């Protein structure tokens, strides 16, 4: 450089192939339960879905572009 993967709540990760209400554990707050802690249970609250354009009635999702990060291949020194 060139190719492939990957970016979504604090973390980890589904959901993209086949566009139509953004999810799921773990954390984190209330609240139950217990004399008290943990453990269980319930309930909340957190999302520019990496930027930007595009198509579309409608884009996490389809196309282009740039960034960021990983692998592997070259290339020079």
């Nucleotide at each position: 450089g060139c190719u492939g993967g990957c970016g979504u709540g604090g973390c980890g990760c589904a959901g993209c192939c086949u566009g139509g209400u953004a999810g799921c554990g773990c954390a984190a707050g209330c609240g139950a339960u217990u004399u008290g802690u943990a453990a269980u249970c319930g309930c909340u609250a957190g999302g520019u879905c990496g930027u930007g354009g595009g198509u579309u009635c409608g884009a996490a999702u389809c196309c282009c572009a740039c960034c960021g990060c990983c692998a592997g291949c070259u290339c020079c020194a």